[in-house]
RNA sequence: GACAAUGGCAAACCAAUGGAAACGUUGGGACGCAAAGCCAUAGGGCCCACUCGAAAGAAGGGCAGCCUGGCUACCGAA
Numbered sequence: 001g002a003c004a005a006u007g008g009c010a011a012a013c014c015a016a017u018g019g020a021a022a023c024g025u026u027g028g029g030a031c032g033c034a035a036a037g038c039c040a041u042a043g044g045g046c047c048c049a050c051u052c053g054a055a056a057g058a059a060g061g062g063c064a065g066c067c068u069g070g071c072u073a074c075c076g077a078a
Base pairs, nucleotide, nucleotide: 001075008033009032013028014027015026016025017024018023031065037071038070039069042068043067044066045063046062047061048060051058052057
C1' cells in the first nucleotide's frame, strides 16, 4: 500500500461439543481484514459472576475482529 499478482484469514448465523457464564473448539458459512499472524506476565478498555465472605469486598475466567504497543511474515507500482 496499487483498478497489480500469488495466495491467506473468516464476522453474523446454523449444527455438534466444553464451560456456571462470558466465551472457546470442530464443521458449514462469508460480514469484512495489508497483518483479522502471534503476545492477555506491555498498557488501557470491555464482558462474565461459578467460588469465598453477614456485608463491604476478594479471588477467578474471557475478548487480539476494541485501542495503543511489541515480535514475525507474502508481493513490489507510486
c-di-GMP-I riboswitch aptamer from a rhizosphere metagenome, 78 nucleotides, folded computationally. The sequence is in RNAcentral, with records from MGnify. Of the family's consensus pairs, 95% are formed in the model. The prediction has a mean pLDDT of 87.